[in-house]
RNA sequence: UACUUAUCAAGAGAAGUGUAAGGCAGCUCUGUCGAUACUUCGACAACAUGGUGAUGCAUGUGCUAAUUUCAGUAGCUUGCAUAAAUGCUAGAAGAUAGGGA
Numbered sequence: 001u002a003c004u005u006a007u008c009a010a011g012a013g014a015a016g017u018g019u020a021a022g023g024c025a026g027c028u029c030u031g032u033c034g035a036u037a038c039u040u041c042g043a044c045a046a047c048a049u050g051g052u053g054a055u056g057c058a059u060g061u062g063c064u065a066a067u068u069u070c071a072g073u074a075g076c077u078u079g080c081a082u083a084a085a086u087g088c089u090a091g092a093a094g095a096u097a098g099g100g101a
Base pairs, nucleotide, nucleotide: 001101003099004098005097006096007095008094013041014040015039016038017037021030022029023028024072026070042064044062046061047060048059049058050057068093073090074089075088076087078085
């Protein structure tokens, strides 16, 4: 890197560095009241391992704005003009962890 399994409507901030974009970028949201990113400390709690009578606990990753923010494809419902929009379901894609290559 690709494959495969599971989960994804809950939960969780400060300091320092730094400086203009960032969230898949279409709507839209966040950002000089300093976001995003990086480091440290904390916190949250998803997976794996260990441990315990059990819960705690430890380790390795993860995570720490908004449902994976929503949307993207298909079907159904509602609606109706043959439309748009709403709601539901499934799928695709994405993220994280484990496994074997």